[in-house]
RNA sequence: GGCGCUUUCGUCUAGCGGUUAGGACGCGGCCCUCUCACGGCUGAAACACGAGUUCGAGUCUCGUAAGCGCUA
Numbered sequence: 001g002g003c004g005c006u007u008u009c010g011u012c013u014a015g016c017g018g019u020u021a022g023g024a025c026g027c028g029g030c031c032c033u034c035u036c037a038c039g040g041c042u043g044a045a046a047c048a049c050g051a052g053u054u055c056g057a058g059u060c061u062c063g064u065a066a067g068c069g070c071u072a
Base pairs, nucleotide, nucleotide: 001071002070003069004068005067006066007065010025011024012023013022018055027043028042029041030040031039048064049063050062051061052060
């Protein structure tokens, strides 16, 4: 250089083109407790970036970036 794969809350991980992007851990608040822990309830938090296709894109296409692999 060429080809291919991956990128989703702080971390890990789901998500047939169609309702509010779900879950676990962690974090905040409340309850529980003499206090802490455990437990219960509740809340905040994410689609790498830019275009395109579509009535509608996390999902399909193209490009860019980062990471990984194969090959020269």

Transfer RNA from an uncultured Muribaculaceae bacterium, 72 nucleotides, folded computationally. It was read from a public genome assembly. It matches the Rfam family "tRNA". Its family is annotated with triplet codon-amino acid adaptor activity in the Gene Ontology. It is annotated as a transfer RNA.